[in-house]
RNA sequence: AGGAUUUGAUCCUGGUUCAGAGCGAAUGCUGGCGGUCUGCCUAACACAUGCAAGUCGAGCGAGAAAUUCCGUAGCAAUACGGGAAAGUAAAGCGGCAAACGGGUGAGUAAUACUUGACUAACCUGCCUUCUAGAGAAGGAUAACUAUUCGAAAGGAUAGCUAAUACUUCAUACCUUUAUCUAUCAUAAGAUAGAUAAAGAAAGCCCCGAAAGGGCGCUAGAGGAUGGGGUCAAGGCCUAUCAGCAUGUUGGUGAGGUAACGGCUCACCAAGGCUAUGACGGGUAGCUGGUCUGAGAGGACGGCCAGCCACAAGGGCACUGAGACACGGGCCCUACUCCUACGGGAGGCAGCAGUGGGGAAUAUUGGGCAACGUCCGAAAGGAUGGCCCAGCGAGACCGCGUGGGGGAUGAAGGCCUUCGGGUUGUAAACCCCUGUAAGGUGGGAAAAAAACUGAUUGUACCACCAAAGUAAGCACCGGCUAACUCCGUGCCAGCAGCUGCGGUAAUACGGAGAGUGCGAGCAUUGCUCGGAUUUACUGGGCUUAAAGCGGGAGUAGGCGGAUAGAUGUAUUUACUGUGAAAUCCUAUGGCCUAACCGUAGAAUUGCAGUAAAGAUUAUCUAUCUAGAAUUAACGGGAGGUAAGUGGAAUUCCAGGUGUAGGGGUGAAAUCCAUUGAUAUCUGGAAGAACACCGGAGGCGAAGGCGACUUACUACCGUUAUAUUGACGCUGAGUCCCGAAAGUUAGGGGAUCAAACCGGAUUAGAUACCCGGGUAGUCCUAACUGUAAACGAUGCCGACUAGGUGUGGGGAGCUUGGCUCUUCGUGCCGGAGCGUAAGCGUUAAGUCGGCCGCCUGGGUAGUACGGCCGCAAGGCUAAAACUCAAAGGAAUUGGCGGGGACCCGCACAAGCGGAGAGGCAUGUGGUUUAAUUCGACGCAACGCGAAGAACCUUACCUGGGCUUGACAUGGUAGUGGUAGAAGGCGGAAACGCCAACGACCUUAGGACGAAAGUCGCUAAGGAGCUAUCACAGGUGCUGCAUGGCUGUCGUCAGCUCGUGCCGUAAGGUGUCGGGUUAAGUCCCAUAACGAGCGCAACCCUUUUCCUUAGUUGCUAAUCACCUUUGGUGAUGCACUCUAAGGAGACUGCCUCUGGUUAACGAGGAGGAAGGUGGGGAUGACGUCAAGUCCGCAUGGCCCUUAUGCCCAGGGCGACACACGUGCGACAAUGCAGAUUACAGAAGGUCCUGAACCCGUAAGGGGGAAGUAAUCCUCAAAAAUCUGCUUAGUUCGGAUUGAGGGCUGAAACUCGCCCUCAUGAAGCUGGAUUCGCUAGUAAUCCCAGGUCAGCCACACUGGGGUGAAUAUGUUCCCGGGUCCUGCACACACCGCCCGUCAAGCCACCCAAGCCAAAGCUACCUUAAGUUGUUUGUCUAACCAUCGCAAGAUGGAGGACGGCACCCAAGGUAGAGUUGGUGAGGAGGGCUAAGUCGUAACAAGGUAGCCCUAGGGGAAUCUGGGGCUG
Repeated sequence: AGGAUUUGAUCCUGGUUCAGAGCGAAUGCUGGCGGUCUGCCUAACACAUGCAAGUCGAGCGAGAAAUUCCGUAGCAAUACGGGAAAGUAAAGCGGCAAACGGGUGAGUAAUACUUGACUAACCUGCCUUCUAGAGAAGGAUAACUAUUCGAAAGGAUAGCUAAUACUUCAUACCUUUAUCUAUCAUAAGAUAGAUAAAGAAAGCCCCGAAAGGGCGCUAGAGGAUGGGGUCAAGGCCUAUCAGCAUGUUGGUGAGGUAACGGCUCACCAAGGCUAUGACGGGUAGCUGGUCUGAGAGGACGGCCAGCCACAAGGGCACUGAGACACGGGCCCUACUCCUACGGGAGGCAGCAGUGGGGAAUAUUGGGCAACGUCCGAAAGGAUGGCCCAGCGAGACCGCGUGGGGGAUGAAGGCCUUCGGGUUGUAAACCCCUGUAAGGUGGGAAAAAAACUGAUUGUACCACCAAAGUAAGCACCGGCUAACUCCGUGCCAGCAGCUGCGGUAAUACGGAGAGUGCGAGCAUUGCUCGGAUUUACUGGGCUUAAAGCGGGAGUAGGCGGAUAGAUGUAUUUACUGUGAAAUCCUAUGGCCUAACCGUAGAAUUGCAGUAAAGAUUAUCUAUCUAGAAUUAACGGGAGGUAAGUGGAAUUCCAGGUGUAGGGGUGAAAUCCAUUGAUAUCUGGAAGAACACCGGAGGCGAAGGCGACUUACUACCGUUAUAUUGACGCUGAGUCCCGAAAGUUAGGGGAUCAAACCGGAUUAGAUACCCGGGUAGUCCUAACUGUAAACGAUGCCGACUAGGUGUGGGGAGCUUGGCUCUUCGUGCCGGAGCGUAAGCGUUAAGUCGGCCGCCUGGGUAGUACGGCCGCAAGGCUAAAACUCAAAGGAAUUGGCGGGGACCCGCACAAGCGGAGAGGCAUGUGGUUUAAUUCGACGCAACGCGAAGAACCUUACCUGGGCUUGACAUGGUAGUGGUAGAAGGCGGAAACGCCAACGACCUUAGGACGAAAGUCGCUAAGGAGCUAUCACAGGUGCUGCAUGGCUGUCGUCAGCUCGUGCCGUAAGGUGUCGGGUUAAGUCCCAUAACGAGCGCAACCCUUUUCCUUAGUUGCUAAUCACCUUUGGUGAUGCACUCUAAGGAGACUGCCUCUGGUUAACGAGGAGGAAGGUGGGGAUGACGUCAAGUCCGCAUGGCCCUUAUGCCCAGGGCGACACACGUGCGACAAUGCAGAUUACAGAAGGUCCUGAACCCGUAAGGGGGAAGUAAUCCUCAAAAAUCUGCUUAGUUCGGAUUGAGGGCUGAAACUCGCCCUCAUGAAGCUGGAUUCGCUAGUAAUCCCAGGUCAGCCACACUGGGGUGAAUAUGUUCCCGGGUCCUGCACACACCGCCCGUCAAGCCACCCAAGCCAAAGCUACCUUAAGUUGUUUGUCUAACCAUCGCAAGAUGGAGGACGGCACCCAAGGUAGAGUUGGUGAGGAGGGCUAAGUCGUAACAAGGUAGCCCUAGGGGAAUCUGGGGCUG
């Protein structure tokens, strides 16, 4: 720091997704040790059990028991007494604490929190400093005792008693209150003084003879600490929440409070808050901080720390310095428990723990040793705060699972091109070490004088043994580091995005190899980042999403020049604060690190003080450049109203006139003999205004077009005067606003939705035609939308020009003149822009303000609200779904788009096919098999240049199994290999079997030698057995090579360098000519080059040279059977086959063309403009064809899918198609006669003469290994007959008889003769070939081959035409331009209804629930007030000697009243759930109907609106060009 993903490719826009970091996490697999942290995010759900707040005997009364000692009595047990324990334990009165500490985050959007101020409007126990003081008296009460109620909890009555409990009096430096005076002060006040009234107390302990000291107590003044209250600013979403509130806002007075205050009450006033977002709804504890990020920001608020709130859900007060109180009280509610049914008890959101919920979160542990808190004088006690331990890889950090050597690169695994490679120095093996874990022994610190250690026999240290006890997880197509094999076969599966999988998957599963991290790894979830993808830093709006249809104008924002003042914003310095922790820096401590300590920095903020004075702001004074007014001149379809006019259309009346008119692609409906159309005259009506007219003018936009008048608004120019910033923009708001539409009333000529007919069509709810109603017009109102567009908001300033045009002005040189200004167009520079393009009329460079956008679909839809008579408009989502949607440009392809050109493409011609017969191929069907392949052109007389057997691949049956064929290993083998013959059999094959081998070397034997010989040994060959293997026309041509077809013998296809473009790409290769041609010329940001074209090659046409047999014969000779033949001579000619020549637009003409290429004509020439023909086929296309020619990867078969044999099949036959042959006849047929070729072939071959046969053919065998011989004769030509007839045409079919080939012609050959004599009389739609020696027609030959189903194919020659005015149309092709939503490329893409499945959402009669609201009823506890019903110690008064009595004050209980929680009733809404049924939407390889859009998409499309229609859509009106 970026990457992947839209496209054939490109740039841009834009979303999606990935790589990073983090977490109070969870899940899967795995798991050695330690340190430091951390651990219910869910049910503020319910809780068993234990513990979490006590302490003080130095405040007080009272005061045990167990135990033990002593004494007495007793024999003893034991009893009694006294002491110790001990003034102890438990309980009680009293004091302090219990309001802290600990938990939780439900509520709370401000009564909270944070920051900064204020409190002169306040309080503060314990602590601390200071001042003063403590005198006198009194009455009770708990405990306790007795009686008594109750199951219990808990009481009741009577009696006794104490205090630092309670009460009264005295005293008053002092305090409070009231009044007055003085001084000071920030308004409310403070201080000082005077007067009056009121207000205190408690004792205890130790020492002591006492004084005194200590701890307490009372009053007061300070401090400190902690709190209460107020103000400002700050920090969530929602306007589909816009108005809220009645103690509400303020005042006066009173009450209340520690204190201010509507905090409460009475009265008075009618104020208060709100677009700078009140009120309402949703969500949420706030902060220091944490995570992320370059930062700015964004998200979060667990642990730790500060604040707040809460304690089962609510309400309330009491006590107290402090509470409306988590482990206090009262009441209501819900729940749980106990109960003797009468009544009671309870509150873990303290620590553990349980159930439940949940993806998920720990021990019912130890200790008060430390730190801290409470009580106490202290000892001490208490402390689930805290310190420790336990559990969890939950996080972070550290360590280990060994180290060194070790190649024969072991075995095994995997792969393999079979050679090897890899795992891999990895292992084994050798040497070594000892961290952690383990064992044994020692053993701290944590403690500042002493004492005290839960942790803990822990950390740590020493010693010991042994490599021994310790590695996994994910990934490996790209992004993204890492590759192979096997299995699977769009299955199973994977997947973050793109996407993998349909038989060779680096993407699934397994394996091996590898990569990454490592006691962890991966996944899931969430946050930030990347994302400049909400843009403050830091984005945009012509066409990608985005400028309101246009204006006026309020708030707001912004604002010209000069001078001065202030010091608002601003800047600087200082002060206070910004808690600690955290982060950062430095340093130190645990072995290191994590972690912790210390110091610093930082905390970018807020407040205050001082200074500055440019800019901003405010104020003051002035100016004229902005703005406005005035004057003069000019301009126009600007608006409103009234009036007037002519042309045209239709209708009516009349005249003339007659059979049609009208309409269309063609028709018909329609009008017309009751007289149309046409034409003339007259009349009526309504609407619109030809020409001028123009990219021209005016207007803010919509829009405005005959003429005249009235009223009215605007703009421009000039520069006399005036005002003096009066300005710009503009949320809300208001006004205007095409067409269609609505309401009411008119009007109604034309046109014309709907509708009715006629056509078209498969249909035609359309396009076309004939009619036709709303409407179109007017008046008055409404609606408020359009592609309301320049798809471009308004205002101002600046930044090259050129050329038109409208209005005005100026000049003199009077012009097609120059200058200037406002408007309106085109071109264009810089610049901008993704590009197209914009370009002084900006989309350039800046400033000001407003509006709008944030992926596509859902959807401008639902719900809600506002507006409207309605149609509908404005505002405006989500669930769900996709990985794209989109803009501009590029290259192709395509177009029922355009231009140019070519081709037997059409046209002009000639001859065919398509009908019938036969042949042949194919489909189909049939079959045991009818082997397989080829399927538009470019399969179908094709592979097949020869299916009776063979071929042959198919079928049936019979056989063989190392095999019909190849190579190698091992073993064996001489009566072996072979094999006459015999038997079985259809054959293959099986069985028997006379006979019976070969080669090489060595030895031996024989022989004179050559040589011979199984006599011996070894080897080879052959054979047998066996093992490797052979074999496969089995599959895949979509795994391939090679070869081939096709576009197409079309003229194209490319490259290098340069240049242009961000790029894909372009240029070159386009343009003007020309050509058969990208052939050539000219021009040219291109210059060159390559593959194609052409030429070179073969053949043919002319000539020459050379050569002359087998060819030739003009001349000469000889002979003969004499138009001739043979022989000789000869090589002139023909010919043959080698080499040359020749043709190149070379020459001429042209008023052709650019002095060009080239074209037209001509001469010469055998041939003339590539002379004719052939071979030759660019880059590529069609996954074209071929695995059955051959080769070949992979898969499959292996006593069979291999091999052999016999027979059958490939030849079937209702039928359909293709290609041919021969016909239908007289340009013919039959018969007769008789001329003229070329090429090719021939020895298992061609085969003459001659003979036989009607013929096929047979006999025969000359000659020929070929210019010698043979095939070989050509046929059409000519003559005669036939005379239009299914015939003397035609020959199918069938019968009979023959011939030939071949083991073999039944299935299934060819040929001959005789007989038979079918269909067929020129062929519908449609379609094929051919442009000259061509078509047509006539024969001939060859290959394959025993023969042949050949009418096929390949060649050869003979005879030998017609037509082309041309390029409108059909087909194919080439080049250029153009449109495109196509790129699998029009056989493309694609829209909507309907049908099916799934999903979410909306509406909906209702039903259910929640949280609140309003009104009323009722009212617990409680505060306050009131109350003489009951009771009543202290104080007071009176009486009494006293006891006491009476009364008062005060108090308690009870009653009443206000307020009020919960509850009840009624009502209006809000939110959520559910809901028969209904509507639309989305998604889903191969459903139905059409074909709306993209090309002129076949009716150009689209927008608004109205009507219609199965559906896409159609039509009307207006608008736009996208």
Annotation
The RNA shown here (small-subunit ribosomal RNA) has 1522 nucleotides and comes from an uncultured Planctomycetaceae bacterium. The sequence is in RNAcentral, with records from SILVA. Its Rfam family is "Bacterial small subunit ribosomal RNA".